Predicted 3D model of a 475-nucleotide part of an RNA (small-subunit ribosomal RNA, 3' major domain) from an uncultured bacterium.
The full RNA is in RNAcentral, with records from ENA, Greengenes and SILVA.
Its mean pLDDT, the model's own confidence on a scale to 100, is 84.
Context: one part of a larger RNA
């Protein structure tokens, strides 16, 4: 100088407290441990591993087992010799990989393009994250972590950065052997919320004309044309908030309380953005790259099989245990996205998944597209039930070369647990939480109840900081 104290002061954060709604039980996903296995391929292990890498394990992918090839090699470069086009397409053997045959078969020559052959060498998801870049998690958006000259000390060091206020903040003010400074804070960047200007297609439709439909003859519905630009919206640009104004507290200093205009107020909400460093944190299987290590095999190529196994244990999740509910018919009202090997309307056919079909659209046009909860009407009356949907047993649709191992959906039929969950334990302060859908990335198709996002409905509660956990300052 620093950590660490079940030592002291002050200070904060959904950290406890007040509230909500879950997990911890019960069926099912998924993912780990364990056990099993020829193999069940690796990795991640308190927080901060366990719906983690994986935003797509039937083949592939894949790395892992089993059996079958192969050995200058699937993949580069070069260089010496020998050869023929290589390749493609037929057909035979094979589980194929591959091998045989035969068609066809460049170029005047060289060179390209290929095969053998030999050399160099290629190749490795072999090992070491404790040999490393580079990315990342985490303390944590916590406020802090330093330097420069000058002062103090013999020194290590200290001073600035401590004090007294004040903030979300080292944020600002006063003070003061200090005076500056930088990297973090804040500002500057996007996004949402007012409102002005411009410009009107594919978007809109107030007023005018016109056409279809409906009419109870009043009228009403359709942007459909004609035409407007009012108004939604879309692009761009401005403008607006700064404790700017009033009052109270205040060292009348930062500042902080009220109040008023105002869409919007005191950091307006929401995102990007992560200092010095910590943890020999993760990652040699994104790449990359030092040593080691394998080189007729730890390289490669290829069928099948594993990564889907199930006496168990534990994460995250969905789906319930019903009536603020099921279920049946009716009827509104979104925002964001994706669409040409694609999205696919109206039709028609089928109880359904989904078939026929092809309008129409590289899309503010067209399509996906049905929003759910909502609201109206009906029926069920408290039951293991018209809650619940697992589990099986038949039938089928799709997509794919191929759904046995191991797919997803669809109908019929079956109807398991499950009556709200010890001990304990999570989130979340407001357009949140808690419910309700819709979209997408990966994708031929899906184990998606996951993930990233959109929007509809839309609360309750904080009285305080002893007292649990983390932190920050000072001692």
């Nucleotide at each position: 100088u620093g950590a660490c104290g079940g030592g002291g002061a002050c200070c904060c954060g959904c950290a406890c407290a007040a509230g909500c709604g879950g997990c911890g039980g019960a069926g099912c996903a998924u993912g780990c441990g364990g056990a099993u296995u020829a193999a069940u391929u690796c990795g991640a292990u308190g927080c901060a591993a366990c719906g983690c890498g994986a935003a797509g394990a039937a083949c592939c992918u894949u790395a892992c087992c089993u059996g079958g090839g192969u050995u200058u090699g699937a993949c580069a470069u070069a260089c010496g010799c020998c050869g023929g086009a290589a390749a493609g397409c037929a057909u035979c053997a094979g589980a194929g990989a591959u091998g045989g045959u035969g068609c066809c078969c460049c170029u005047u020559u060289u060179u390209g393009u290929c095969g053998g052959u030999g050399u160099a060498c290629a190749g490795g998801u072999g090992g070491u994250g404790c040999a490393u870049g580079g990315c990342u998690g985490u303390c944590g958006u916590c406020a802090g972590c330093u330097c420069g000259u000058g002062u103090c000390g013999u020194g290590a060091g200290a001073u600035g950065u401590u004090g007294g206020g004040u903030u979300a903040a080292g944020u600002c003010c006063c003070g003061c052997a200090a005076c500056g400074a930088g990297c973090g804070c804040a500002a500057c960047c996007c996004u949402c919320g007012u409102u002005c200007c411009a410009u009107g297609u594919u978007g809109c439709c107030a007023g005018c004309a016109g056409g279809c439909c409906c009419u109870u003859c009043g009228g009403g519905g359709u942007g459909c044309u004609g035409g407007g630009g009012a108004c939604u919206c879309a692009u761009g640009g401005g403008a607006g908030a700064c404790u700017g104004c009033c009052g109270g507290g205040g060292u009348c200093a930062a500042c902080u309380c009220g109040g008023a205009g105002g869409a919007a107020g005191g950091u307006g909400g929401g995102g990007a953005u992560g200092a010095c460093g910590u943890c020999a944190a993760g990652u040699c299987a994104u790449c990359a790259u030092g040593c080691c290590c394998c080189u007729u095999a730890u390289g490669u190529c290829c069928a099948g099989g594993g990564c889907u196994u199930c006496a168990c244990g534990c994460a995250u999740g969905c789906u319930a245990c019903a009536a603020u509910g099921g279920c049946c018919g009716g009827u509104a009202c979104a925002a964001a996205g994706g669409g040409c090997u694609g999205c696919g309307a109206u039709g028609c056919c089928g109880c359904g998944a989904g078939g026929c079909g092809g309008a129409g659209c590289g899309a503010a046009u067209c399509c996906c597209a049905a929003a759910a909860a909502g609201c109206c009407g009906g029926u069920c009356u408290c039951a293991g039930u018209u809650c619940g949907g697992a589990u099986u047993g038949g039938g089928g649709u799709c997509u794919g070369c191929a759904a046995c191992u191991c797919g997803a959906c669809c109908c019929c039929a079956u109807g398991a647990a499950g009556u709200c969950g010890g001990a304990g334990u999570c989130g979340c302060u407001a357009g949140u939480a808690a419910u309700c859908g819709c979209a997408g990335a990966u994708c031929g198709g899906c184990a998606a109840c996951g993930c990233u996002g959109c929007g509809g409905u839309g609360a309750a509660u904080a009285c305080g900081u002893u007292c649990c956990c983390g932190g920050g300052c000072c001692u």